Predicted 3D model of a 73-nucleotide RNA (transfer RNA) from a Candidatus Parcubacteria bacterium. It matches the Rfam family "tRNA". Rfam's curators write: Transfer RNA (tRNA) molecules are approximately 80 nucleotides in length.

C1' cells in the first nucleotide's frame, strides 16, 4: 500500500427506496408466590459511526472520513 466485508437499543441481530425504525435477551413497573428475576402483563430505550450527494422519499444507492475484521503483496 491494493481490495473485500462490517458499524442500527446496553447485547446480538432484523428492516423489497415508502406507513409512528422491528425482535430476543438484558432494563424498570405492576400481577402472581411462603419467599423467589420461574409464570403473567404494561413500559421505556436506537434522530440507524460522522460528513456530503442522488431522489418527491434514503437505515438502505454514491463519495469522503473515521473504527472495526479479513484476503494479497
Nucleotide at each position: 500500500g491494493u481490495c473485500c466485508c462490517c458499524g442500527u437499543a446496553g447485547c446480538u441481530c432484523a428492516a423489497c427506496g415508502g406507513a409512528u425504525a422491528g425482535a430476543g435477551c438484558g432494563c424498570u413497573u405492576c400481577c402472581c408466590u411462603g419467599c423467589g428475576g420461574a409464570g403473567g402483563a404494561a413500559g421505556a430505550g436506537a434522530c440507524u459511526a460522522c460528513a456530503g450527494g442522488u431522489u418527491c422519499a434514503a437505515u438502505u444507492c454514491c463519495u469522503g472520513u473515521c473504527g472495526g475484521g479479513g484476503a494479497c503483496g
The coordinates come from a structure-prediction model, not an experiment, and the mean pLDDT is 80.